A computed fold for a 342-nucleotide part of an RNA from Characiochloris acuminata, annotated as small-subunit ribosomal RNA, central domain. Its mean pLDDT, the model's own confidence on a scale to 100, is 88. A source record names the gene rrs. The RNAcentral record of the full RNA draws on ENA and SILVA. Rfam family: Bacterial small subunit ribosomal RNA. Rfam links the family to the GO terms structural constituent of ribosome and ribosome.

Context: one part of a larger RNA
RNA sequence: UUGGGCGUAAAGCGUCUGUAGGUGGUUCGAAAAGUCUACUGUCAAAUACUAAGGCUCAACCUUAAGCAGGCAGUGGAGUACUAUCGAACUAGAGUGCGGUAGAGGUAGAGGGAAUCCCUAGCGUAACAGUGAAAUGUGUAGAUUUUAGGGAGAACACCAGCGGCGAAGGCGCUCUACUGGGCCGAGACUGACACUGAGAGACGAAAGCUAAGGGAGCGACAAGGAUUAGAUACCCUUCUAGUCUUAGCUGUAAACGAUGGAAACUAAGUGAUGCCUUUGGCAUUGCUGUAGCUAACGCGUUAAGUUUCCCGCCUGGGGAGUAUGCUCGCAAGAGUGAAACUC
Numbered sequence: 001u002u003g004g005g006c007g008u009a010a011a012g013c014g015u016c017u018g019u020a021g022g023u024g025g026u027u028c029g030a031a032a033a034g035u036c037u038a039c040u041g042u043c044a045a046a047u048a049c050u051a052a053g054g055c056u057c058a059a060c061c062u063u064a065a066g067c068a069g070g071c072a073g074u075g076g077a078g079u080a081c082u083a084u085c086g087a088a089c090u091a092g093a094g095u096g097c098g099g100u101a102g103a104g105g106u107a108g109a110g111g112g113a114a115u116c117c118c119u120a121g122c123g124u125a126a127c128a129g130u131g132a133a134a135u136g137u138g139u140a141g142a143u144u145u146u147a148g149g150g151a152g153a154a155c156a157c158c159a160g161c162g163g164c165g166a167a168g169g170c171g172c173u174c175u176a177c178u179g180g181g182c183c184g185a186g187a188c189u190g191a192c193a194c195u196g197a198g199a200g201a202c203g204a205a206a207g208c209u210a211a212g213g214g215a216g217c218g219a220c221a222a223g224g225a226u227u228a229g230a231u232a233c234c235c236u237u238c239u240a241g242u243c244u245u246a247g248c249u250g251u252a253a254a255c256g257a258u259g260g261a262a263a264c265u266a267a268g269u270g271a272u273g274c275c276u277u278u279g280g281c282a283u284u285g286c287u288g289u290a291g292c293u294a295a296c297g298c299g300u301u302a303a304g305u306u307u308c309c310c311g312c313c314u315g316g317g318g319a320g321u322a323u324g325c326u327c328g329c330a331a332g333a334g335u336g337a338a339a340c341u342c
Base pairs, nucleotide, nucleotide: 003314004313005312006311007296008295012310014202015201016200017199021195022194023193025089026088027087028086029085030084033082034081035077036076037075038074039073040072041071042070043069050064051063052062053061054060092192093189094188095187097184098183099182100181104178105177106176107175108174109173110172111155115151116150117149118148119147120146121145126137127136163170164169207248208247209246210245211244212243216242217241221237222236223235224234259309260308261307262306263305264304267287268286269285270284271283272282273281274280275279291298292297315342316341317340324335325334326333327332
């Protein structure tokens, strides 16, 4: 292990693809495995149930009877449902056709503002910073300002409960390659579908390895302040890192704290895309009926009413610890207890 649950109380795998398995649209026919039914055998005795009887009653003891049900065998039924086999269909799903929106992805090229640095000119004593200061920079000419050059990173406005993507995520412009969606018409295939244990792929940031790069920011570190102290908050510097390429890691409040698919169940009102436009479909918001909920709230994008499949939970702490195993260069990740205690 039943039951009951999983938005916030414990509980939805970070996301997707997909194997086995489970589940699966409409019609006709066959056959009879499940199904339904009859009989036979068996399911020891004791116990239990029922009806009698014996100990004065009872407990106890004795006798008798038997349903339902399981398993096996034999025979039958064919109205259904499921499975099997055969034939067909098009409403699910997919392919093709015509359009269309988009920061979807990868690579290359280009751009301007800002910042910093260098060179030269102007120019003189301050600049920077703070609650106030100081450390710091500056007469070896700073800050400021003008011109020229260079570097790296990020792309103001547009920008929007706007868009795209499975999720992570994606925002200057152009080009090449490329994935998916939506709409319209209805040509084709004909259930090809849904979910998905294992498995595989992707997966922010930080971190690791190697080679580059390094403007700004900035863990660590140093100094100055503050303070009783100040291993902080504030200030001045600044290393790793942040960036690129090739690998690794595989975790997050990876959140809608809400798994996926399908059907049904009042309305109203915005936005985005397409179309044949008093409207239809898809997506994204708000309000809200019935209903649900412990309440908050959810409410056709359900947390409502149902079906199928998967994952997970079972008092708090100990503990996501110990141990074992697998993976990893490491950091660590995955799996994951118990004693004890309340």